[in-house]
Molecule: c-di-GMP-I riboswitch aptamer
RNA sequence: UACUGAUAAAGGCAAAGUCAGGGUAACCUGGCGACGCAAAACCACCGGUCCUAAUCAAGGACAGCGGGGCUGCCAAA
Numbered sequence: 001u002a003c004u005g006a007u008a009a010a011g012g013c014a015a016a017g018u019c020a021g022g023g024u025a026a027c028c029u030g031g032c033g034a035c036g037c038a039a040a041a042c043c044a045c046c047g048g049u050c051c052u053a054a055u056c057a058a059g060g061a062c063a064g065c066g067g068g069g070c071u072g073c074c075a076a077a
Base pairs, nucleotide, nucleotide: 004075005074012037013036017032018031019030020029021028022027035064042069043068045067046066047065048062049061050060051059052058
């Protein structure tokens, strides 16, 4: 230095479930809780999935589905 990633150190996030609140819904926020995560920080740009009675249009959700963008902790082999 890193496109690499330890049974390392420090710190971080938090699936399912559940309680409270918000939303028509997908889902979101907070508490409890940890299945996992080296970007499981951030951004809906591309693909995808989901919701709105709805194939399309229009609007919306998911960054813990993949790609991309952008910033970042540590440093054994």